[in-house]
Context: one part of a larger RNA
């Protein structure tokens, strides 16, 4: 010193994030007595109070009760054994949870609600399936979601998303399919005899009207489904506010209740309460950044190792620490690890250095070596940093990322059959239908046609149907019994009618065939915990029967939809860290340093085109703009005309630059060279690309010609490759022919804009995370810098009645510092632990107080300001994690900063910053938040080196002992109040000093134990329970020293005593003397003084390893040590006393002092018990004596260096 304990004066939470820890409370003992609230059960052992031993007697079966007495500081005397109350949040409760950092407000829960499920395969779940669970259950059942007892309640919105319902229309797959196109060619035609064209069937290929379900679109419902629930302006007779009005938007604009809240940023909101003081807490208000109604709202008794605030009691939590006990530590004996380790001959200061040096430079200090300790450094140890960034790393998770896919669902076909009805398509047959106008009148078309029909019943009439343009046409039945129609003619018109044939439109009927729907059947198929048999058991299997379902279901292939249920992946780069923002290709200028080129998240702008038939191209010819001034009808600043002056300022399709008057600018004529095939040679350049181009051939335009022309005054106006399609082609064609297909030439299809283009096709999240790397790159600290910051100086407008400078000082200028916020990214990412507090300090001075001085707008007192000065000092509390700050009470004052924002191998861990959970907000979601809230492992690292605090050994200092000097170092250094001077100086008064003298006090420090107080575990006494000494008596042991009351020595503080004084020297600011330079003046230049808590001494301590090792005295067969007895000395060494010529320790005697009246005996009392003997007995360390015991005996070293 650490751990575990005991006790503690006075105070009593002042400690601290927080009463953490400890103390206290304590009895299912008796009695009394118990509030708010309440779900009437509770709350409740609420709270709070009194009693408890022993003896005698009475009552009682007993337990016990009552009365009277006795003792103690204390009678549930030990042990064991609830602290309580007030108020709030959250969760109703008991329960469950992150085995190993989170026990909670999280989970669960009963209750409530929504939804699915009707069962011969329930829904759901597991499984490829068979099958199983559900359940041998059946909607009072089972599955899933949400909420979370109870009470009062649960508002509006169906636009979005989801779910459910609907089926008319649109869209839509496989399949089916009329039809069309291509290839081939038997044949036909033509032929220049080479071939060419057409082309049936078949085979083949391709397109495909139409048909074709779910889904989607569409319509509706649905919120205890996912979710959502506004803005602006104005208005009342004080002001303020707005019941009221206007307007915009919406699917609808938040109702009740609550509200600075687990939600409120601003914020410590404002008010009230509590406190001396309240960032917390409680009650209100409402301005709700960003409450709100089963992602439930608001209340709520009881409950909680929950969170928050307060109080009582209690205490070493604290003021402020002390003593004591045990176990370690230390010494000795035995046994005996670990991490770590480049080296080791491992100092300090300043500097330097990859920017913080034991190791470099310069100084300073330092004899050699241990032991016990402390932790400032060794950017200490440990763990290839978990934060941050990077990787065309990984993984988990999410979704309206991309692409697949299980599952579910849809249809087609197969397994797969029959019948009927209804609808519908096609074909055939039959029967019918047909109205513009004109015209007898309801003329389908064409052809034939002069007759046709009629007793096999004409006209007419009646009844019943059909069609219908409402005029009529037509069918059936009946009556009836003989005619009716047409041609011709009149006439109309495009067409003329009887009758026959063919045929068109629509309709009806029948048949065949296809298809759709519905119904029925049974034989496929399916089912049976129905019966019988195999069978002696069998709810299994097989067979027979019966029953039920039934061409459905199920299954297979194809197919559309749905599909984070599952899977694989993607989710760019630059970047003064990353993210957010911005950018990403091309053109022009500056930067760019007079060739070219040249970077930045440097400064400025543009482009992703435009122009063709009346050109913005070509050519030939011609022309000159613009501005200013003056003059001129409407007419103006500006239209047009004229003159003068100026000279490219104009214009150029489009940005800028460079050009351009000989014009490249402007106009006109004619035109298409905005051509084809090439191309010497150059520029540019990593490549790929890009740019210019003499000249040749062809064909053109313009021009008389020379000539010019392969777009535009020039430089932007863009996209490689692959892929498929298009045009051309004297190319290839897998036996041959042809052809599919390909090649070659051309042109088109990409905001492939991340623009040299990863794919046809791609977003997020991780605090549950992981790996590899980086100090190539951020957060802390250091470094550099100093914009910002802090301090100062200069100038002096102005304020200050006047007056710049008592004081203050704008606009500006210049320095210093390295405490703020920054910038940079230099050491450190194979780890430099981060805020605040505690502990311990140390330095600077730009000084808060105290000291000395100058000025004052200084009367005094009190101030303001400046100069010198760092010796000492610089408070305690309330709130908050706070630093800071505010507040209370003090004070002489309550300084500002540095030291890795000093200090975590010293402590703490409240905050921040892992994993759990909640609120608000954001996000579809996973999740996120310099927003809030509750909870959350700080290393048994044993210290090697340096450093520091102590303490020894060796050697040296030329032998030894004793006493000293003091180089050097350290310590100390403070302040206040009161009295006197003196109510004086000063002042109108109020008030009120300097200088000087004295008396107290605070904090701090040193020493001590006489006093006071504490402790005092081998002192004394009391006492509970138990055991033992056989029992009584008396003792002993254990129960924290059992508990309790005292207490010697020692140790200690709260106690006592003392200290910081004085004087001297040299100074600072400042004040002077004399005094020139400069005949004056001047504190200065020569010279001489005064002057501060500061400096040097004086005071105290260490100190000759002060290697410069000092001095003095004495001694020289000097002295020292081992060893032994001991110690108010001590870890061990050391130090001190003693060692028989001895009081060193023990013992003994006496005594101080403590305790408190021993045992035994006697007496009194029924007894508990009391009294006497007796200031008794007992007693550790104190004091004084006394050799009884033990310090016996012995050994080692040194001893003449000098004279």
């Nucleotide at each position: 010193c650490c751990c575990u304990c005991g006790u503690u004066a006075a105070g009593g939470a002042a400690c601290u994030c927080g009463g953490c820890a400890a103390a206290a409370c304590a009895a299912c003992g008796a009695c009394c007595g118990u509030a708010a609230c309440u779900u009437c059960g509770g709350g409740a052992u609420a709270a709070g109070g009194u009693c408890u031993g022993c003896c005698u007697c009475a009552c009682g079966c007993a337990a016990g009760u009552g009365a009277g007495g006795c003792u103690u500081c204390a009678a549930u005397a030990a042990a064991a054994g609830a602290u309580u109350c007030c108020a709030a949040g959250c969760g109703a409760c008991u329960g469950u949870u992150u085995a190993c950092c989170a026990a909670a407000a999280a989970c669960a829960c009963a209750g409530c609600u929504c939804u699915c499920u009707g069962c011969a395969u329930a829904a759901a779940u597991c499984g490829u399936a068979a099958g199983a669970u559900g359940a041998a259950g059946u909607a009072u059942a089972g599955g899933g979601g949400g909420u979370g007892a109870u009470g009062c309640c649960u508002g509006g919105c169906c636009a979005g998303u989801g779910u459910c319902c609907g089926a008319a229309c649109g869209u839509u797959a496989a399949g089916g399919a009329a039809g069309g196109g291509g290839g081939u060619u038997a044949g036909c035609a033509c032929u220049u005899c080479g071939g060419u064209g057409c082309g049936a069937a078949g085979c083949u290929u391709u397109c495909g009207a139409c048909u074709g379900a779910a889904g989607c679109g569409c319509g509706g419902a649905u919120g205890a489904a996912c979710g959502c629930c506004g803005g602006c302006c104005g208005u009342a007779a004080c002001u303020a506010u707005a019941a009221c009005g206007g307007u915009c938007c919406u699917a609808a604009g938040g109702u009740a209740g609550c509200g600075a809240a687990a939600u409120u940023c601003c914020u410590u909101g404002u008010c009230g309460g509590g406190u001396a003081a309240g960032u917390u807490c409680c009650g209100a208000c409402c301005u709700g950044c960003a409450c709100g109604a089963a992602u439930g709202g608001c209340a709520u008794a009881a409950c909680g190792a929950u969170u928050u605030g307060g109080a009582a009691a209690c205490u070493c939590u604290c003021u402020c620490a002390a003593c004591g006990a045990g176990g370690g530590a230390c010494u000795c004996g035995g046994c005996g690890a670990a991490a770590u380790u480049a080296c080791a001959c491992u100092a300090c200061c300043a500097g330097u250095a990859a920017a913080g040096a034991u190791g470099c430079u310069g100084g300073u200090u330092a004899c050699c070596c241990g032991c016990a300790g402390c932790a400032g450094g060794a950017c200490g140890a440990a763990a290839a940093g978990a934060c941050c960034c990077c990787g065309u790393g990984a993984a988990g998770c999410u979704u309206u990322a991309c692409u697949a896919u299980a599952g579910c669902u849809u249809g087609a076909c197969a397994u797969u059959g029959a019948u009927a009805u209804a609808g519908u398509g096609a074909u055939u047959c039959a029967u019918u239908u047909g109205u513009u106008c004109a015209g007898a009148a309801u003329a389908g078309g064409u052809g034939g046609g002069a007759g046709a029909c009629u007793u096999u019943g004409a006209g007419a009439c009646u009844u019943c149907g059909g069609c219908g343009u409402c005029a009529g046409c037509u069918g059936a039945a009946g009556u009836g019994g003989a005619g009716u129609c047409g041609a011709a003619a009149u006439a109309u018109g495009a067409g003329a009618u009887a009758c026959c044939a063919c045929u068109c439109u629509g309709a009806u009927g029948a048949a065949u065939u296809g298809u759709u729907a519905u119904a029925u059947c049974u034989a496929a198929c399916c089912u049976u915990a129905c019966u019988c048999c195999g069978u002696g058991a069998a709810u299994c299997c097989g067979g027979a029967g019966a029953a039920g379902g039934g061409a459905c279901a199920g299954u297979g292939u194809c197919u559309g939809g749905u599909g984070g249920g599952u899977a694989g992946u993607u989710u760019g780069u630059c970047u003064g860290g990353g993210g957010c923002g911005g950018a990403u290709g091309c053109c022009u200028c500056c930067c760019a340093a007079a060739a070219u080129g040249u970077a930045a998240c440097g400064g400025a702008g543009g482009c992703g085109u435009u122009c063709a038939a009346a050109a913005a191209g070509g050519u030939u010819c011609g022309c000159u703009a613009g501005a200013u001034u003056c003059g001129g009808a409407u007419g103006g600043a500006a239209a047009c005309c004229g003159a003068a002056u100026u000279g490219a300022u104009a214009g150029u399709g489009u940005a800028a630059a460079g050009g351009c008057a000989c014009a490249a600018g402007c106009g006109a004529g004619c035109u298409u060279u905005a051509c084809u095939g090439c191309a010497a040679g150059a520029c540019u350049u990593a490549c790929a690309a890009g740019u210019c181009g003499c000249g040749c051939a062809g064909u053109u335009a313009c021009g008389a010609a020379a000539g010019u022309a392969g777009g535009a005054c020039u430089u932007a106006g863009u996209g490689a490759u692959c892929c498929g399609a298009c045009c051309g082609u004297g190319c290839g064609a897998u036996a041959u022919a042809g052809g599919a297909c390909g090649g070659c030439g051309g042109a088109a299809g990409c905001u492939c804009a991340u623009c040299g283009g990863a794919u046809a096709a791609a977003a997020g999240u991780u605090a549950c995370u992981c790996c590899g790397g980086g100090g190539a790159u951020a957060a802390c600290a250091g470094g550099c810098u100093a914009g910002u910051c802090u301090g100062g100086u200069c100038c002096a407008a102005u304020a200050g009645u006047c007056c710049a400078c008592a004081u203050a000082g704008a606009c500006g200028a210049c320095c210093a510092g390295g405490u703020u916020c920054g910038g940079c990214a230099c050491c450190u990412c194979g780890a430099u632990g981060u805020c605040g507090g505690c502990u311990c300090g140390u330095c600077g001075c730009a000084u808060c107080c105290u000291g000395g001085g100058g000025g004052u707008g200084a009367a005094g007192c009190a101030g303001c300001u400046c100069c010198c000065a760092a010796g000492g000092g610089u408070u305690u509390g309330g709130c908050u994690g706070u630093u800071c700050g505010c507040c209370a009470a003090u004070u002489a004052a309550a300084g500002c900063g540095g030291c890795a924002c000093g200090c975590g191998a010293g402590c703490u861990g409240g905050g921040u910053u892992c994993a759990g959970a909640a609120c608000g907000u954001c996000g579809u979601g996973a999740g996120a938040c310099a927003g809030u809230u509750c909870g959350g492992u700080c290393u048994c690292c044993u210290a090697u080196c340096c450093g520091c605090u102590g303490u020894g050994g060796g050697c040296g200092u030329g032998g030894a002992a004793u006493c000293u000097u003091g180089a050097a170092g350290g310590a100390u250094c403070c302040c206040u109040u009161c009295u006197c001077u003196a109510g004086u100086a000063c002042g109108a008064g109020a008030g009120g000093a300097c200088c000087g003298a004295g008396a107290a006090g605070g904090a701090c420090g040193a020493a001590g134990c006489u006093c006071u107080c504490g402790u005092g575990u081998a002192c004394c006494g009391g006492u509970u329970g138990a055991a033992u000494c056989a029992c009584c008596a008396g003792a002993u042991u254990c129960a924290u020293c059992g508990c309790c009351g005292g207490g010697u020595a020692g140790c200690g503080a709260u106690c006592u005593u003392c200290g910081g004084u004085u004087c001297g020297g040299a100074u600072a600011a400042c004040c002077g003397c004399u005094g020139a330079a400069a005949g004056c003046a001047u504190c200065u230049a020569a010279g001489c003084g005064g002057g501060a808590a500061g400096c040097c001494g004086u005071u105290c301590c260490u100190a000759a390893g002060a290697u410069u090792a000092g001095g003095a005295u004495u001694c020289a067969u000097a002295g020292a040590c081992u060893c032994c007895c001991g110690g108010a000395a001590g870890a061990c060494g050391a130090c001190c006393g003693g060692g028989u010529u001895g009081a060193u320790a023990g013992g003994c005697c006496a005594u101080a002092a403590g305790u408190a009246g021993a045992a035994g005996u006697g007496c009194a009392g029924u007894g508990a018990u009391g009294c006497a003997u007796g200031a008794a007995g007992c007693u550790g360390a104190g004091u004084g004596g006394u050799a009884c015991u033990a310090a016996u005996a012995a050994g080692u070293c040194a001893u003449a260096u000098g004279g």
The part of an RNA shown here (large-subunit ribosomal RNA, half B) has 1203 nucleotides and comes from an uncultured bacterium. Its Rfam family is "Bacterial large subunit ribosomal RNA". Its family is annotated with ribosome and structural constituent of ribosome in the Gene Ontology. Its mean pLDDT, the model's own confidence on a scale to 100, is 83.